[in-house]
RNA sequence: UAAUUUCAUACGCCGAAUUUCCAUAGGAAAGCGGGGGAACCAUAUCCAUGGGGUGAAUUUUGCCGGGAAGCCCGAAAGGGCCGGGGCGAAUAGGGUGCCUGUACAUCCGAAUCCGACAGCUAACCUCGUAGGCGAAGAGCAGGAACCA
Numbered sequence: 001u002a003a004u005u006u007c008a009u010a011c012g013c014c015g016a017a018u019u020u021c022c023a024u025a026g027g028a029a030a031g032c033g034g035g036g037g038a039a040c041c042a043u044a045u046c047c048a049u050g051g052g053g054u055g056a057a058u059u060u061u062g063c064c065g066g067g068a069a070g071c072c073c074g075a076a077a078g079g080g081c082c083g084g085g086g087c088g089a090a091u092a093g094g095g096u097g098c099c100u101g102u103a104c105a106u107c108c109g110a111a112u113c114c115g116a117c118a119g120c121u122a123a124c125c126u127c128g129u130a131g132g133c134g135a136a137g138a139g140c141a142g143g144a145a146c147c148a
Base pairs, nucleotide, nucleotide: 011134012133013132014131018030019029020028021027022026031129032128033127034126035125036124041119050117051114052113053112054111059090060089061088062087063086064085070081071080072079073078093108094107095106096105097104099142100141101140102139
């Protein structure tokens, strides 16, 4: 000097998920965020499909493809359709680059809850305040602070 690991502190990121107080357990408040819930408005009918919430996380498509399932063709052998799921390519949309915008670059595009049930919605009622991460690339314009 570089790499790895552990601890602490500071700074920063996704997110509503922070702060304060009383405190033995455990609670309370403020702030931020979610749900339910009138009038008015919206909701045409039939068939099929249950429907809805949090969230950026929707939608399209290629390949592979389970079953003693189901359907179709065939005398049979067999073939086809459907298809949970897997691997990709995109995409509505969302984040980051330590003030903002722009440019450029880069990343995400999940998961989960309710349980037959909810449009909007004043009053009102009610719930959450978690979890997980980060290392030295940059332009232009504007702003703030500091120094002179």
Molecule: c-di-AMP riboswitch aptamer (ydaO/yuaA leader)
Organism: Paenibacillus lutrae